Background
Model confidence (mean pLDDT): 87 of 100. The part of an RNA shown here (small-subunit ribosomal RNA, 5' domain) has 527 nucleotides and comes from an uncultured bacterium.

Context: one part of a larger RNA
Parts: sequence; C1' cells; structure tokens
RNA sequence: GAACGAACGCUGGCGGCGUGCCUAACACAUGCAAGUCGAGCGAGAAAGCCCGCAAGGGUGAGUAAAGCGGCGAACGGGUGCGUAACACGUGGGUAAUCUGCCCUGGAGUCCGGAAUAACUCGCCGAAAGGCGUGCUAAUGCCGGAUGAGACCACGGGAGCUCCGGCUCCUGCGGGAAAAGGUGGCCUCUGUAUACAAGCUAUCACUCCAGGAUGAGCCCGCGGCCCAUCAGCUCGUUGGCGGGGUAACGGCCCACCAAGGCUACGACGGGUAGCUGGUCUGAGAGGACGAUCAGCCACACUGGAACUGAGACACGGUCCAGACUCCUACGGGAGGCAGCAGUGGGGAAUCUUGCGCAAUGGGCGAAAGCCUGACGCAGCAACGCCGCGUGGAGGAUGAAGGCCUUCGGGUCGUAAACUCCUGUCGAUGGGGACGAAGUCCUGAAAGGGAUUGACUGUACCCGUUGAGGAAGCCACGGCUAACUCCGUGCCAGCAGCCGCGGUAAUACGGAGGUGGCAAGCGUUGUUC
Repeated sequence: GAACGAACGCUGGCGGCGUGCCUAACACAUGCAAGUCGAGCGAGAAAGCCCGCAAGGGUGAGUAAAGCGGCGAACGGGUGCGUAACACGUGGGUAAUCUGCCCUGGAGUCCGGAAUAACUCGCCGAAAGGCGUGCUAAUGCCGGAUGAGACCACGGGAGCUCCGGCUCCUGCGGGAAAAGGUGGCCUCUGUAUACAAGCUAUCACUCCAGGAUGAGCCCGCGGCCCAUCAGCUCGUUGGCGGGGUAACGGCCCACCAAGGCUACGACGGGUAGCUGGUCUGAGAGGACGAUCAGCCACACUGGAACUGAGACACGGUCCAGACUCCUACGGGAGGCAGCAGUGGGGAAUCUUGCGCAAUGGGCGAAAGCCUGACGCAGCAACGCCGCGUGGAGGAUGAAGGCCUUCGGGUCGUAAACUCCUGUCGAUGGGGACGAAGUCCUGAAAGGGAUUGACUGUACCCGUUGAGGAAGCCACGGCUAACUCCGUGCCAGCAGCCGCGGUAAUACGGAGGUGGCAAGCGUUGUUC
C1' cells in the first nucleotide's frame, strides 16, 4: 500500500447492488418448511339454508375429513462434526455393474381366486395406542395360460481378444408378465333400443432392445505439518473353494502358503472438508476456501436394518445412551446443522414479515393443490458504486476569535448582502415492465374474460424553498500540516526513534493548517 463475512470509538443525508453466528455440530418455546391423485378403490359427514305443527324430508354434496392403493417423500434446503482418505481434483477403466420417471422401436394386456383397511359390534388403556369379531373394493395380493426377443442349462459355427473372456449367428430343453380408468360411438357382438362385456380415442399396465440421464466400483498422477513418531502388519499378503452384492474384490468364511508395507518416509501424532476460485503480488510465489457453483460427509450420540429404481434415509423405523417434557406411576412423547425466532457462548452477525405473480420442483389428463426452494419486502454505513449537503457575484477585507514586533497579520470571498438553480428530501397528480400463461367460445383463423407478492414501488409531471443534510483523524522526524496558553520527569503521549524536570511545533486546550470524507480513525488477520 492492498484486502476483510470483521469488531471497537466518534460521526452519519439519500439511492442501487451485494453481504450478514467466523464462537457452543450448545440447548431449544411457538408457527410454518412434502405432499398430491376422486380420471385406481370401497365408502362418506356436519354447520348453514329451504319445506314441515312435529316426526321427518330436500339442499349443502357424492363436497369435507378419515381409509386402502399409486407416485413423490433419496430432490430441493442446512451444516462442516468427522475425514490426510480414491474424500477431492484431473485423466482413464468397467470385457466387473445398476438406472424409477423420460425418448425411440418391437411384442403383448387371456382365465380365475383368496383376503384386508375403512365400517359394525365387543373389549383394554389416564394417555400414546392396542386386541378381538363380522362385512367389503381395487391399477392392492395370489394361482393358471401365452412368450418373438431377454433370462438359465447344455451344444455347434464365425470373428475379436488384455487369453480371463467378449460379440454375432444358431440347435434342444427349462422357467418367468400384465390393470385398468376416462371420453365418444352403435358398424360388428351381447342385452336390447340405449347401454356395455362390443367398437373407437386417449391415458395407463407388462415384457424386450436401444438411447438419454443419474449412480456404484477400480486405477495412474496431484495437493498440510512433525523423524523430538522408525519400524508397522495376522484377514495381515497371496492362493484354492465357497458365501454375498447390481457388480470386481480378504467384502465375508473354511483350508493352504508366509507373505505385504517402509528414509521416494511406512506406522504414529497434530491439523484440516476438497475444488472451481478469493486476496495479495510486476511475476514467481504466499495466504485463504464466507457469499455463488461442483463433489464429499453429517442430521441429539452410537449401532442396525426395512421399504424402494435409488437410503442404511435431516422433518421414516428399530435398539442402546444422554437430555427435555407428559403421566392416573402402569407407561408414553421429542430431536431447528430447514425458515423465522428464544436462551446461552461471544468483540460480533438480521424479521417469530409478504407471496406462490415469476423461475424451478412434487402430484394430477387437466383445472389445480403443495412448495420458509424461490421471488420480494424488513433490519444493519457490513462492503462496493453513485448522488447530495448548493451555484455565481460579493472588500470598508464587517463583527468576533487567534496571533502580534502594537504598525498590523490571519480565519477570509469565508460570512452578511444581491441574483440564481432545484438534484436529494417534503408534498400534489399520473403511473409501469416483469405476463408467459389459464379459462370460455370457435372447424380454424379469430374473438372474449382473467392472473403482480413486490406496489401506488420504479419512473414521469407539477409545487415548495438554500431551506432538512459534515464529520473524523493528524500537524517533532519517518509524513502533508505551527503558533499561543496551561502543565512542569507531574499529568500524560507513543508504530519506531523518542517527548515531558518553567518559554514543550511531541502532554492538555485554543486558533490556524494538512489529509480523507458519509465516513474517519483504532484493533485484529493475510499478502
């Protein structure tokens, strides 16, 4: 000098864009953060309103809540504990693999069956919740059929090969699939004159091949400190056989062999998420890894599996532990490192806001619903950038302050005063972009209706009137800026050198001056 997720002191007008618990991965009150589908299924309220003297009926409404089922919940969001590791980066490999939804192509969806929730009834419990009984549906579950290709076993041939195998063609055998919904129609079929079991359209469903996307696994190379850590290792290193996995593998197991690593730093200890990048620097390099983006790890602590295309699963399950809460003492409930917010810790870090209008995501045929992702607003000079606090004229160089050699000098064109301007602010009026879509109608073209949180915001026009808007640090040298008074090695200053003991440009005040400016200084940290 530059930089900062900064803090502290003094000061503080406006706007735009960013940024905002670096400490206790400490504990958390409250609300919200993942649902959706009635075009899969069975069922199905109430308030209100209307009729009625009432009982009751109609409507609300096949709506809401609940249930079975499907898809999603493995994304999105948070944090940096752990991890020195194939965790990350980069380049390869998978002839050792999987991939829901999506795209392309091919082949199909036939015949049956048994349950169960909701619900009813009974029972247990303070609750959380649970048990039994009876009934019922499905795109839930089960059995059978069919099967080109795929899968499994045994063969034949061709090509390639890293010699393990792979690819293609082919023979025989084995075993494995499915689900319907909605709209329309009456040509066929069946009832029967309009329906569906029929036809058709569409959305689904099953199997296969390929693609796309995502993921798993393996390898080369690369990036911290300590040798005051020098030896480490028994599933250890390899083999054979097996188990297991989507998949290779000592991943796991039995047996066999005795290996494997290491001064090119094993093992141990410390520290640490890695990267794109960020800061600095002429560069080389050094330091760092907030925000944004990619990957990883974690979700009260430890362990485990279930479901599933995908998890060993933040707002799922089970076990153990610590902690908190409820309890009728028998037993239960919970997990903010989601968004806000609270306590605590700390030098220090925000609103218990608005909206799904946009973008994106989940579900749905769609309308739509959900979305603390996101879009916005709020708070904070925390940062960067922009603007303003006025402009021109104005000397008897006023008053006043300070200094003075008492002549004067200086603050100083500064002020007053005159003439202007009108940014920002204040106020009045107007007023967006961000909107694409969606719905209705129509054969289409088109026509019509409608959707904005921010926001009456940005912006535009008018009115007002210099009015409401400047501080902070320094002035001995380094270093730009000097005098007076006070003090008297006192009080104090100080980054270094050093100032202060009676004329201190170094302390304190004043006037003046220098520097920067809505900031200025200080401290911390990095280069």